This is a predicted structure of an 80-nucleotide RNA (c-di-GMP-I riboswitch aptamer) from a Geobacteraceae bacterium. Of the family's consensus pairs, 95% are formed in the model. Rfam family: c-di-GMP-I riboswitch aptamer. Its family is annotated with cyclic-di-GMP binding in the Gene Ontology.
């Protein structure tokens, strides 16, 4: 110096819920709130849940979801 595991410190994010708003809906935005998180930073590529339309079914088309999984990119400090 690099890699892996992982304390401490400085910090960071923000679950459920509530209020207001957007959307047919899934869900999302803002504020309060704090369950948790070392990638709970970003990406809809794969697959899955969910929503909408269609269809007798299988399926097909579109959408949402990154704090459920895989994958990709990036990142703080560092005792041991």
């Nucleotide at each position: 110096g690099u890699c892996g595991c992982c304390a401490a410190a400085g910090g960071g994010u923000a679950a459920a819920g509530c209020a207001c708003g957007a959307g047919c809906a899934a869900u999302c935005g803002u504020g309060c709130g704090g369950c948790a998180c070392a990638a709970a930073g970003c990406c809809a590529c794969c697959a899955g849940u969910c929503c909408u339309g269609u269809g007798a079914u299988a399926g097909c088309a579109g959408g949402c979801u990154a704090g459920a999984g895989g994958g990709g990119c990036u990142g703080u400090g560092a005792a041991g």